SAM riboswitch aptamer (S box leader) from Aequorivita aurantiaca, 108 nucleotides, folded computationally. The organism belongs to Aequorivita, within Bacteria. Its Rfam family is "SAM riboswitch aptamer (S box leader)". Rfam links the family to the GO term regulation of gene expression. The sequence was found by an Rfam model in a public genome assembly.
[in-house]
RNA sequence: AUGUUAUCAAGAAAGGCCGAGGGAAUAGACCCUUUGACGCCUUAGCAACCUCCCGAACUUUCGGAAAAGGUGCUACAUUCUAUCCGUUUUUUGCGGAAUAGAUAACAA
Numbered sequence: 001a002u003g004u005u006a007u008c009a010a011g012a013a014a015g016g017c018c019g020a021g022g023g024a025a026u027a028g029a030c031c032c033u034u035u036g037a038c039g040c041c042u043u044a045g046c047a048a049c050c051u052c053c054c055g056a057a058c059u060u061u062c063g064g065a066a067a068a069g070g071u072g073c074u075a076c077a078u079u080c081u082a083u084c085c086g087u088u089u090u091u092u093g094c095g096g097a098a099u100a101g102a103u104a105a106c107a108a
Base pairs, nucleotide, nucleotide: 002107003106004105005104006103007102008101013043014042015041016040017039021032022031023030026082027081028080029079044074045073046072049070050069051066053064054063055062056061078100083097084096085095086094087093
């Protein structure tokens, strides 16, 4: 790098270093940023995918609880839109799906 499944409007920041761009990619919009963003490190926290415990069910799932460990995350809905469908006279708006992406678990 690939495939499958699940989730993605909730939640959770301080310090140090660095120094100009950053919010995945393309385009547009919007936003963050020298009052130091992004990134890296430390500490803290959030969540509960794996995990641990209890119960039910009975062969693989459901419910509850925990947070020691493995990940993840801690501006903005995955920041919003883009393709299709529904609603709407149309636009706007709203809802759903697809594509792309992120994370986890499993597989080869």